[in-house]
Context: one part of a larger RNA
RNA sequence: CUGGGCUUAAAGCGUGUGUAGGCGGACCGUUAAGUGCCUUGUGAAAGCCCCCGGCUUAACCGGGGAAUUGCUUGGCAUACUGGCGGUCUUGAGCUGUUCAGAGGCAACUGGAACAGGCGGUGGAGCGGUGAAAUGCGCAGAGAUCGCCUGGAACGCCGGAGGUGAAGACGGGUUGCUGGGGACACGCUGACGCUGAGACACGAAAGCCAGGGGAGCAAACGGGAUUAGAUACCCCGGUAGUCCUGGCCCUAAACGAUGUCCACUAGACCGCGGGGGUUUGACGCUCUCGUGGUCGAAGCAAAAGUGUUAAGUGGACCGCCUGGGAAGUACGGUCGCAAGGCUAAAACUC
Numbered sequence: 001c002u003g004g005g006c007u008u009a010a011a012g013c014g015u016g017u018g019u020a021g022g023c024g025g026a027c028c029g030u031u032a033a034g035u036g037c038c039u040u041g042u043g044a045a046a047g048c049c050c051c052c053g054g055c056u057u058a059a060c061c062g063g064g065g066a067a068u069u070g071c072u073u074g075g076c077a078u079a080c081u082g083g084c085g086g087u088c089u090u091g092a093g094c095u096g097u098u099c100a101g102a103g104g105c106a107a108c109u110g111g112a113a114c115a116g117g118c119g120g121u122g123g124a125g126c127g128g129u130g131a132a133a134u135g136c137g138c139a140g141a142g143a144u145c146g147c148c149u150g151g152a153a154c155g156c157c158g159g160a161g162g163u164g165a166a167g168a169c170g171g172g173u174u175g176c177u178g179g180g181g182a183c184a185c186g187c188u189g190a191c192g193c194u195g196a197g198a199c200a201c202g203a204a205a206g207c208c209a210g211g212g213g214a215g216c217a218a219a220c221g222g223g224a225u226u227a228g229a230u231a232c233c234c235c236g237g238u239a240g241u242c243c244u245g246g247c248c249c250u251a252a253a254c255g256a257u258g259u260c261c262a263c264u265a266g267a268c269c270g271c272g273g274g275g276g277u278u279u280g281a282c283g284c285u286c287u288c289g290u291g292g293u294c295g296a297a298g299c300a301a302a303a304g305u306g307u308u309a310a311g312u313g314g315a316c317c318g319c320c321u322g323g324g325a326a327g328u329a330c331g332g333u334c335g336c337a338a339g340g341c342u343a344a345a346a347c348u349c
Base pairs, nucleotide, nucleotide: 004320005319006318007303008302012317014201015200016199017198021194022193023192025088026087027086028085029084030083031082033081034080035077036076037075038074041071042070049065050064051063052062053061054060091191092188093187094186095184096183097182098181099180103177104176105175106174107173108172109171110154114150115149116148117147118146119145120144121143125136126135162169163168206247207246208245209244210243211242215241216240220236221235222234223233258316259315260314261313262312263311266294267293268292269291270290271289272288273287274286275285276284277283298305299304322349323348324347331342332341333340334339
């Protein structure tokens, strides 16, 4: 390079926005760049291949042809691709009406529980375990009542439910704000898809500075267990967990399934809209969107998947190429660091 692949065998970037590039709807006209045919010049010689010939053959040599799939000149063709011009509405977008939602940010706020402080009652235990002990308690614990303070998380509703590109999002109210669905058909008129680089977001842990600290809890101390016990169990307990600002950029970041488009049997359940039936509600039914379950064909090594495809096709990107060495070394780059990204080889099986 050609080819074959990427749910689980190696392989989909964690996710998005988007630059270059690649690809791109219907119709008409034009052009003739790509494309096809004819043609001009060139494509050295030798060699390879074919034919003929010369050394007694052959190797070797001589002659002719072919080939040299390329570039180039002129002309013709116009289906397809491209360029230019025009028209269009089904792709895309906008407007209007309306709807659902833990989508995001900020401020304010609520109750339960927990812990602490103060006070009342009370008077010997509490706590903990398999059993104990460490621990707490007559300097009055635990229990119980009242008041106050504090931080974190939001029970029921709650759902195989919803929203978001992903990470993720759950008490309440208000403000600001992103996206989405349906319907109406009014407008623009291909404005589209993908996307190397780039940029943005990105759980937890971790880092820097300042705050905060109830509960929990790496490390650490103690009590047990045990042959030992640097553990599992118990009593404590600091970072951290929380907030603000700034970093880090990883994950079984998973549907282990890239994004977009078209097409290909059905059945059932949930959520959001719209239409019909009804006075209305409920119900029934049709339809659009969305989340699931089961399954025809097909696909698949099978498990399974199956209009939310892993089916049938198309566009573009990413990635794989035996196991180990190794996601390591070296180099580069980013980071305060931890480390991240990029990424081999010897050797070995």
This is a predicted structure of a 349-nucleotide part of an RNA (small-subunit ribosomal RNA, central domain) from a Phycisphaerae bacterium. RNAcentral holds the full RNA, with entries from ENA and SILVA. The coordinates come from a structure-prediction model, not an experiment, and the mean pLDDT is 90. Taxonomically the source falls in Phycisphaerae (Bacteria, Pseudomonadati, Planctomycetota).